Predicted 3D model of a 75-nucleotide RNA (transfer RNA) from a Clostridiales bacterium. The sequence is in RNAcentral, with records from ENA. Taxonomically the source falls in Eubacteriales (Bacteria, Bacillati, Bacillota, Clostridia).
RNA sequence: GUCUUCAUAGUUUAAUGGAUAGAACAAAUCCCUCCUAAGGAUUAGAUGCAAGUUCGAUUCUUGCUGGGGACACCA
Numbered sequence: 001g002u003c004u005u006c007a008u009a010g011u012u013u014a015a016u017g018g019a020u021a022g023a024a025c026a027a028a029u030c031c032c033u034c035c036u037a038a039g040g041a042u043u044a045g046a047u048g049c050a051a052g053u054u055c056g057a058u059u060c061u062u063g064c065u066g067g068g069g070a071c072a073c074c075a
Stems, first nucleotide, its partner, number of pairs: 001071007010025004018055001027043005048064005
C1' cells in the first nucleotide's frame, strides 16, 4: 500500500429498512435481614464520526477514525 472483517449501555450481546433499540451481568434506590450475602421490586444507562439513498436507516452506499486478520513492497 491492497483486500477482508468488526465497532450498539461500564462489560457481553440481540435487532435481515418500519412499534418507545431488547436482554444478561454490573450500578443506584427500596423491600427483606440484627448485619452482610442470597432473594424480590423499581430506576438510570447505548447505535464510533461525517455525508448520501429512502416517506422511514442499527440495518443499504461513500469517506474518515479505531481494533483484528490475510497478502504485497522495502530492508